[in-house]
């Protein structure tokens, strides 16, 4: 220098042909217990890496940038 992949909640990851952003764990509250743990219930938590474009509508499609990983030279 070139190619490919990844980036979504605090962490690990889903997200179908573009149509309400989710799960598990963690943390918080409540119930249960003399108390703790376990168990059950509830609520909260998101600039979908960043910028732009296409579209009635973008996590998803297109372009560029950044970071990380792999391969080639």
């Nucleotide at each position: 220098g070139g190619g490919c992949g990844a980036u979504u909640a605090g962490c690990u990851c889903a997200g179908u042909u573009g149509g309400u952003a989710g799960a598990g764990c963690a943390a918080c509250u409540c119930u249960u217990u003399u108390a703790c743990a376990c168990a059950g219930a509830g609520a909260a938590g998101g600039u979908c890496a960043c910028a732009g474009g296409u579209u009635c509508g973008a996590g998803u499609c297109c372009u560029g940038u950044a970071u990380c990983g792999c391969c080639c030279a």